[in-house]
RNA sequence: CGAGCCGAUCGUGCGGCCGCGCGGCGGAAACGCCGUGAGGAAAGUCCGAGCACCGCAGAGCAGGACGCCGGAUAACGUCCGGUGGAGGCGACUCCAAGGAAAGUGCAACAGAAACAGACCGCAGAGAAAUCUGUAAGGAUGGAAAGGGGAGGUAAGAGCUCACCGCCGCCGCGGUAACGCGGCGGGCUGUGUAAACCCCGUCCGGUGCAAGAUUGGGUAUAUGCCGCAUGGGCUGCUCGCCCGGCGUAUGCCGUGAACAUCGCUUGAGCGCAUCGGCGACGAUGCGUCGAGAUAGAUGGCCGCACACGACAGAACUCGGCUUACAGAUCGGACUCGGAUA
RNA sequence: GGGGAUAUAGCUCAGUUGGUAGAGCGCUUGAAUGGCAUUCAAGAGGUCAUGGGUUCGAUUCCCACUAUCUCCA
Numbered sequence: 001c002g003a004g005c006c007g008a009u010c011g012u013g014c015g016g017c018c019g020c021g022c023g024g025c026g027g028a029a030a031c032g033c034c035g036u037g038a039g040g041a042a043a044g045u046c047c048g049a050g051c052a053c054c055g056c057a058g059a060g061c062a063g064g065a066c067g068c069c070g071g072a073u074a075a076c077g078u079c080c081g082g083u084g085g086a087g088g089c090g091a092c093u094c095c096a097a098g099g100a101a102a103g104u105g106c107a108a109c110a111g112a113a114a115c116a117g118a119c120c121g122c123a124g125a126g127a128a129a130u131c132u133g134u135a136a137g138g139a140u141g142g143a144a145a146g147g148g149g150a151g152g153u154a155a156g157a158g159c160u161c162a163c164c165g166c167c168g169c170c171g172c173g174g175u176a177a178c179g180c181g182g183c184g185g186g187c188u189g190u191g192u193a194a195a196c197c198c199c200g201u202c203c204g205g206u207g208c209a210a211g212a213u214u215g216g217g218u219a220u221a222u223g224c225c226g227c228a229u230g231g232g233c234u235g236c237u238c239g240c241c242c243g244g245c246g247u248a249u250g251c252c253g254u255g256a257a258c259a260u261c262g263c264u265u266g267a268g269c270g271c272a273u274c275g276g277c278g279a280c281g282a283u284g285c286g287u288c289g290a291g292a293u294a295g296a297u298g299g300c301c302g303c304a305c306a307c308g309a310c311a312g313a314a315c316u317c318g319g320c321u322u323a324c325a326g327a328u329c330g331g332a333c334u335c336g337g338a339u340a
Numbered sequence: 341g342g343g344g345a346u347a348u349a350g351c352u353c354a355g356u357u358g359g360u361a362g363a364g365c366g367c368u369u370g371a372a373u374g375g376c377a378u379u380c381a382a383g384a385g386g387u388c389a390u391g392g393g394u395u396c397g398a399u400u401c402c403c404a405c406u407a408u409c410u411c412c413a
Base pairs, nucleotide, nucleotide: 001336002335003334004333005331006330007329008328009327010326012304013303014302015301016300017299018298020037021036022035023034024033025032026031039310043321044320046319047318048317049316050315051207052206053205054204063203064202065201066200067199068082069081070080071079072078083097084095085094086093087092098198099197103196104195105192106191107190119138120137121134122133123132124131125130146164147163149161150160151159165187166185167184168183169182170181171180172179173178211261212260213259216252217251218250219249220248221247222246223245224244225243230242231241232240233239268287269286270285271284272283273282274281275280305308341412342411343410344409345408346407347406350365351364352363353362359396367383368382369381370380371379390404391403392402393401
C1' cells in the first nucleotide's frame, strides 16, 4: 500500500416563522406563557415474561415445543464459555448436534442383489449343457458387505499380520460434553427420526378490543352567580371567539358511551468502582426520555455538506427474525506485496 | 390491535405412508359438414408464489419472506 476478519456507534445538522398532541402555571372563559414529543428496527407477531380476567383438590392421558456439556437470566427456542463436526492459507465463521442393537415404515429408477448378493469376471470339475468355490476386479447407484498394503490360496476372502477406522473394557486428565493412552474383539451391515416413534425437560386458556369504576349524552327555554362602551386572537382595521350551577321539556340511550382508570417510574437509563475469561452481577452517584382514542410528532424559508436509506408508537418489557443509502471509531487481529 | 386460512396450466380446482404433477373449461391442429355449432382424434401450455435448509431425492417435511382472503369490536 492492497485485500480481509471481529467488535461498537451514528444514521442529516443549525437557525427562524406557522401548526398539532400531552403536562404545568395564569385566567370566569376564549386564550396566553413555559416544558416536552418516534425507532434501531416502533415492522413480522416467531419465542419468553409481567399484568388482567376465566378455569383449577391432586395426578395423569392426549397435544405442542425444545434436545452435546457447563453457566447467565424473572424467563426463554435467547445469550456467554467450552466439546465435537463442517468451511477458510489465515484472522475467523457456521451447525434443529439425544436415540437407527426398543419397535415399525421407506430407499423410486438403475442394478444380479438395497436385512442380505453370483450378471460379467477368476479358479476347479465336466465331452458339452452345466455344477461347485470365490466378494480381489468390472458394471449400477446417493449408499454394495471396514480402508488401502503384505502374506496366503486352485482362485479368493480379516483367512492371517502391521497401520488406520469401529466396538467393548481399564487407567489418567477434565465439574461435564469429551480428550489421551493401554488391553481385548477380526468386525457383528448402510441411510433416513425437519418419517412414525422412544427417552429426557417444559407447557391450563384467553389477550389491554384483557379488565375495573361512574351512571348518562345532547338541544331549547328559564332562574341564580359571574360579567361587558369588558376580555382574547391580530402589527392595524374588518371579522371571529368568550362561562358555571340548577329546573323544565324534546330527542338518543337502558347497558354502553366521543366518560374515567388501566397508561406509562420500569426485571428503566447513564457514569464510576469492584467480582467474573465472558454473558452478567453487586455497590455508589446522577437522571425522567411520547401517551393519543379517528388517533399529535407536520409545513415553509435560509445556511452547510457527504445531498440524507429502511421506515413510524397504540399495555409494557427481554430476545429472535426481516428491511436499511451511507458515515465514523477501535483491535499487542489476519493474509499478500514493496521498502529499510 | 389480535387470531385463522390459501397460493399448483389462461380460468376453476385435484394431488400423502417424499420417487419425473393431473382433471374440467379454454387454446392450437386435423377429421366430419355446402358452411357454422355440436361431435371425434391428436397436441401445446407448469420457476408447484419467493428464498434457504433436511434428505440420495421436496408440490409434499422445517424455517424465513411476499401477496390475497377471512374472523374478532